[in-house]
Context: one part of a larger RNA
Molecule: small-subunit ribosomal RNA, 5' domain
Organism: Pseudomonadota bacterium
RNA sequence: GAUUGAACGCUGGCGGCAUGCCUAACACAUGCAAGUCGAACGCGAAAGGGGGCAACCCCGAGUAGAGUGGCGGACGGGUGCGUAACACGUAGGAAUCUACCCAGUAGCGGGGGACAACCCGGCGAAAGCCGGGCUAAUACCGCAUAAGCCCUAUGGGGGAAAGCAGGGGAUCUUCGGACCUUGCACUAUUGGAUGAGCCUGCGGCGGAUUAGCUAGUUGGUAGGGUAAAGGCCUACCAAGGCGACGAUCCGUAGCUGGUCUGAGAGGACGACCAGCCACACUGGGACUGAGACACGGCCCAGACUCCUACGGGAGGCAGCAGUGGGGAAUAUUGGACAAUGGGGGCAACCCUGAUCCAGCAAUGCCGCGUGUGUGAAGAAGGCCUUCGGGUUGUAAAGCACUUUCGGUGGGGACAAAAAAGGUGGAGCUAAUAUCUUCGCCCUUGAUGGUACCCAAAGAAGAAGCACCGGCUAACUCUGUGCCAGCAGCCGCGGUAAUACAGAGGGUGCAAGCGUUAAUC
Numbered sequence: 001g002a003u004u005g006a007a008c009g010c011u012g013g014c015g016g017c018a019u020g021c022c023u024a025a026c027a028c029a030u031g032c033a034a035g036u037c038g039a040a041c042g043c044g045a046a047a048g049g050g051g052g053c054a055a056c057c058c059c060g061a062g063u064a065g066a067g068u069g070g071c072g073g074a075c076g077g078g079u080g081c082g083u084a085a086c087a088c089g090u091a092g093g094a095a096u097c098u099a100c101c102c103a104g105u106a107g108c109g110g111g112g113g114a115c116a117a118c119c120c121g122g123c124g125a126a127a128g129c130c131g132g133g134c135u136a137a138u139a140c141c142g143c144a145u146a147a148g149c150c151c152u153a154u155g156g157g158g159g160a161a162a163g164c165a166g167g168g169g170a171u172c173u174u175c176g177g178a179c180c181u182u183g184c185a186c187u188a189u190u191g192g193a194u195g196a197g198c199c200u201g202c203g204g205c206g207g208a209u210u211a212g213c214u215a216g217u218u219g220g221u222a223g224g225g226u227a228a229a230g231g232c233c234u235a236c237c238a239a240g241g242c243g244a245c246g247a248u249c250c251g252u253a254g255c256u257g258g259u260c261u262g263a264g265a266g267g268a269c270g271a272c273c274a275g276c277c278a279c280a281c282u283g284g285g286a287c288u289g290a291g292a293c294a295c296g297g298c299c300c301a302g303a304c305u306c307c308u309a310c311g312g313g314a315g316g317c318a319g320c321a322g323u324g325g326g327g328a329a330u331a332u333u334g335g336a337c338a339a340u341g342g343g344g345g346c347a348a349c350c351c352u353g354a355u356c357c358a359g360c361a362a363u364g365c366c367g368c369g370u371g372u373g374u375g376a377a378g379a380a381g382g383c384c385u386u387c388g389g390g391u392u393g394u395a396a397a398g399c400a401c402u403u404u405c406g407g408u409g410g411g412g413a414c415a416a417a418a419a420a421g422g423u424g425g426a427g428c429u430a431a432u433a434u435c436u437u438c439g440c441c442c443u444u445g446a447u448g449g450u451a452c453c454c455a456a457a458g459a460a461g462a463a464g465c466a467c468c469g470g471c472u473a474a475c476u477c478u479g480u481g482c483c484a485g486c487a488g489c490c491g492c493g494g495u496a497a498u499a500c501a502g503a504g505g506g507u508g509c510a511a512g513c514g515u516u517a518a519u520c
Base pairs, nucleotide, nucleotide: 001520002519003518004517006516007515008514009513010512013368014367015366016365017364018363019361020360021326026324027323028322030321031320032319035071036070037069040068041067043065048059049058050057051056078279079278080277088203089202090201091200092199093198096196097195101192102191103190104189105188106187107186109143111141112140118133119132120131121130122129123128149158150157151156163184164183165182166181167180168179171178172177205251206250207249212242213241214240217239218238219237220236221235222234223233224232254276255275256274257273258269259268260267261266281302282301283300284299285298304315305314306313307312332358334357335356336355340354341352342351343350344349371401372400373399374398381392382391383390384389405461408455409454410453411452415447421441422440423439424438425437426436427435464509465508466507467506468505469490470489471488475504476503477502478501479500485492486491
């Protein structure tokens, strides 16, 4: 000099864009953060209103709601504890899987028995649980079929499915529909895409005051296991494997793209943003599933907190806010799903503390303003003085202007393109239905009455901080008297201190300026 996720002191007008627990991976009150589908399925209220003498009936409403079932809760969001490791980066490899999506091929026939919800009974303070009975399905299980698929090895064997919705001219009809067709689902399989698992070469910390380490250890055979190669696991056999090119041990640490600095080489770092990894109170475990050994799932153990009728239960903010604590130190218990994206759904739509916005903070960067011109009687006052004057100083006042920003009033966006709906054409089709697709019309804004524009008023509301001995730009007076104090280094201060303190003046930066810490 440059830089910072900074803090502290003094000061502080506005805007834009960023950034904001670096410490206790300490403990957490409260609310929200993952649901959705009635076009898979069976049940099914109430308040309120109406009628009736009443029982009850109708509307509310097949709504709310819970349940079975499907898909999603493995993404998104957080943190950096652990990890010196194929964790990461890079370059390769072969023995693998991949829901939803895309393309191809072939199917979607016919049956059965249950279990929730519900009803009845029981236990419990609760959390909840148990028994009996009824019932539906795209839940579950057989049968049929098998081009391709799997196992065998040319003989054969095995294995699947589910319906739902819209529309409809003939024909049939038990008047429910069958049937046809369109769409979405479903099954098997091939290929793709995407994502993931595995293996290897090379690369990136410190310590030798750590020199030897290793028994599933190193290799083989056989078997098991996995989606998959493999001591991954087991049995047997052999005695190997690693190491001064630093094994092992100890310490430290998430890695990278990058960031800071530097002419570069290099050095230091890894906040924000992006990729990968690891973790989710601590430790262990599996279940489900295409995918987890699963942050807001389950089980066990532990510590902690809470409820309890003492028998037993409940919980996990390293999600967003917020609280206590720690600390030099780090924000709102805000708005909206309008946009982008995600989950579910045919869709309407629902959910989304992802996200988009707003709030707080000079934390940083950038921009603007705090006036402009004129004005010598060089006013007054202050300070200095050799008492002549000098300086503050065109500075002020005065005069003439301007009105950015702020405040007030008025107008007022871009961000929106869609989906749905209406309408015209094309395709599917028996079909002028439906459905698909293209064009036109229509509708939707949290931010926000914000940005921006206009108007009127008025210099009006807006400057500080550090320094002035040398380094280093800027000097005098007074006070003090090795005291009080200053100080980055050299050093100042013991009676004329440009070095302490105050004042006047000056210098440098400026809504900041200094100090401290840290890096180059």